Model confidence (mean pLDDT): 86 of 100. Small-subunit ribosomal RNA, 3' major domain from an uncultured bacterium, 471 nucleotides, folded computationally.

[in-house]
Context: one part of a larger RNA
């Protein structure tokens, strides 16, 4: 000088306390261990792996296994010879390849040949998702959006050092004030940027009867941009104003006025640095390995298995609910090898059909909880839907292993979960739907948005975890 303490003093944080709702108990769905397999490629392992890498594993993917096959090689330069390139067909095979036919004769040219491409050969290479994250580069998790971490002159110490940066106040904060052998700086904190909340103006092929007019009653037509919206500009919020408290300072409390208040809500943004954190399999790359194979094609399998154990969901156990009818409100997306109306045809998945849109203009797309009725009456039930049994859609070359989804039957465990354990402080939670991305389809209950309806609670810092400063 750090670090550590079952030693102190101080403050912070959904940490704990209050409070809602879950998980731990059931079935499914994932994902992981372990078993198993000819393989169940592989990588991530306490927080910080485990619905993670994977924003789509049937085949491809795909790296694993069998099998069958190629060796200048599926790819990239560099030489030689042949040959246009391309296209068609036949046999043989699982298929990759192998054998045969045939169509074809192109641009430029100094007629030697040349550019592109196919095909043979030789060898110099080429491939490798093989190994070493403990060689490494870049990215990326954590502590942690914690409020630290340095430097430079200068003083103090023989010196490692140490002042600053400690103290007295105060902040969401090393924020800002006093005071000080310390004076300034610098990366962090905020701010600048994006979004959201008020409002003006600019513009109006969305929107409005606001107004006027018609009207097959739909903003549908004329008409007009006043609203509303969209998207570009401007104000706006600054402890700026008033009382208090304070060291007359920083700052706090209340208050006005305001669409808003003391960082107004979200986001983006992560100091010096720790963990040889994690990732050679996204890339890139030192070093080591293979080189008729650890390279490469192909075609089945596997990755999807199953006594079983552990994570993360999704659906339930009903009456604040199930089921039928009727009826109302959204926001954000996506969309031309595409979303797909209208309208027929199926109990239904969809099929037919073909309008419109390269989309504030046409579709997807009926949001759903909600509101009005009436049924069910505590019951393993009109709760629950798991499971298997028929019979169908549709996507794809092709749904046996192994795809969604409708119908009809069948109806399982389940009556609120031990010890334990997580999540959240407002438009949060809780609970309702809707979109997209990957995508032919989908095993999405995932994840990323997006709006509806919308709570309780917080005494306080004993104590538990994590951090921050001081002696």
């Nucleotide at each position: 000088u750090g670090a550590c303490g079952g030693g102190g003093a101080c403050c912070c944080g959904c940490a704990c306390a209050a409070g809602c709702g879950g998980u731990g108990g059931a079935g499914c769905a994932u994902g992981u261990g372990g078993u198993u397999u000819a393989a169940u490629u592989c990588g991530a392992u306490g927080c910080a792996a485990c619905g993670c890498g994977a924003a789509g594993a049937a085949c491809c993917u795909u790296a694993c296994c069998u099998g069958c096959c190629c060796u200048u090689g599926a790819c990239a330069u560099c030489c030689u010879c042949g040959g246009a390139a391309u296209c068609c067909u036949g046999c043989a095979g699982a298929g990759a390849u192998g054998c045969a036919g045939g169509a074809g004769u192109g641009c430029c040219u100094u007629c030697g040949g040349g550019a592109g491409c196919c095909g043979a050969g030789a060898g110099a290479c080429a491939g490798g998702u093989g190994c070493u994250g403990c060689a490494u580069g870049g990215c990326u998790g954590u502590c942690g959006u914690c409020a630290g971490c340095u430097c430079g002159u200068g003083u103090c110490g023989u010196g490692a050092g140490a002042u600053g940066u400690u103290g007295g106040g105060u902040u969401a904060a090393g924020u800002c004030c006093c005071g000080c052998a310390a004076c300034g700086a610098g990366c962090g904190c905020a701010a600048c940027c994006c979004u959201u909340g008020u409002c003006c103006u600019u513009a109006g092929u969305u929107g409005c009867c606001a107004u006027c007019a018609c009207u097959u009653c739909g903003g549908g037509u004329g008409g007009g941009c006043a609203c509303u919206c969209u998207a570009g500009g401007g104000a706006g919020a600054c402890u700026g104003c008033c009382g208090g408290u304070g060291a007359c300072a920083a700052a706090c409390c209340g208050g006005a006025g305001g669409a808003a208040g003391g960082u107004g809500g979200g986001g983006a943004c992560g100091a010096c640095g720790u963990c040889a954190a994690g990732u050679c399999a996204u890339c890139a790359u030192g070093g080591c390995c293979c080189u008729u194979a650890u390279g490469g094609g192909c075609a089945g399998g596997g990755c999807u298995a199953c006594a079983c154990a552990c994570g993360u969901g999704c659906u339930a156990c009903a009456a604040u609910g199930g089921a039928c009818g009727g009826u109302a409100c959204a926001a954000a997306g996506g969309g031309u090898u595409g979303c797909c109306a209208a309208c027929c045809c199926g109990c239904g998945a969809g099929g037919g059909g073909g309008a419109g849109c390269u989309a504030a203009u046409c579709c997807c797309a009926u949001a759903a909880a909600g509101c009005c009725g009436g049924u069910c009456g505590u019951a393993g039930u009109c709760c629950g839907g798991a499971u298997c049994g028929g019979a169908g859609u549709c996507u794809g070359c092709a749904a046996c292993u192994c795809g969604a989804c409708u119908c009809c039957g069948u109806g399982a465990a389940g009556u609120c979960g031990g010890a334990a354990u997580c999540g959240c402080u407002a438009g949060u939670a809780a609970u309702c739907g809707c979109g997209a991305a990957u995508c032919a389809g989908c095993u999405a209950u995932g994840u990323c948005g997006c709006g509806g309806u919308g709570a309780a609670u917080a005494c306080g810092u004993u104590c538990c975890c994590g951090g921050g400063u001081c002696a």

Its Rfam family is "Bacterial small subunit ribosomal RNA".